[in-house]
This is a predicted structure of a 71-nucleotide RNA (transfer RNA) from Candidatus Vidania fulgoroideorum.

RNA sequence: AAGGAUAUAGCUUAAUGGGAAAGCUAUGGUCUCCAAAACCAUUAAUGAAGGUUCAAUUCCUUCUAUCCUUU
Numbered sequence: 001a002a003g004g005a006u007a008u009a010g011c012u013u014a015a016u017g018g019g020a021a022a023g024c025u026a027u028g029g030u031c032u033c034c035a036a037a038a039c040c041a042u043u044a045a046u047g048a049a050g051g052u053u054c055a056a057u058u059c060c061u062u063c064u065a066u067c068c069u070u071u
Base pairs, nucleotide, nucleotide: 001070002069003068004067005066006065007064010024011023012022013021018054026042027041028040029039030038047063048062049061050060051059
């Protein structure tokens, strides 16, 4: 310098254009002599900016970060 991949909750992952979901973690509660386990509930997210569309995590463009390949 060229090409490609990824970016969603505190962490790990889903979601083929229409209700953003699950597990773990955290907090609270039930149970227990206490604790653990179990059960219930709560909190919390689409990397940034534009575009297309009635509607975008999803499609397009640019940028940012990380990773891979070639030179």
Lineage of the source: Bacteria > Pseudomonadati > Pseudomonadota > Betaproteobacteria > Candidatus Vidania. The coordinates come from a structure-prediction model, not an experiment, and the mean pLDDT is 82.